Transfer RNA from a Thermoguttaceae bacterium, 73 nucleotides, folded computationally. It matches the Rfam family "tRNA". Rfam classes the family as a transfer RNA. The sequence is in RNAcentral, with records from ENA.

[in-house]
RNA sequence: GGGGCCAUAGCUCAAUUGGGAGAGCGCCGGCUUUGCAAGCCGGAGGUCGCCGGUUCGAUCCCGGUUGGCUCCA
Numbered sequence: 001g002g003g004g005c006c007a008u009a010g011c012u013c014a015a016u017u018g019g020g021a022g023a024g025c026g027c028c029g030g031c032u033u034u035g036c037a038a039g040c041c042g043g044a045g046g047u048c049g050c051c052g053g054u055u056c057g058a059u060c061c062c063g064g065u066u067g068g069c070u071c072c073a
Base pairs, nucleotide, nucleotide: 001072002071003070004069005068006067007066010025011024012023013022019056027043028042029041030040031039049065050064051063052062053061
């Protein structure tokens, strides 16, 4: 220098491959208990890495770019 993959909630990761953003753990509240833990119920929390384009509409498609992993030279 070139190719491929990844980037989504505090953490670990799904999903749709164009139209409602989710799970587990964690956090907060309630129930239960003499109390704690466990269990059950509910809730908060996300510019979907960044910029631009296409589109009525983009996490998703296209271009560029940043970071990480990997292969080739």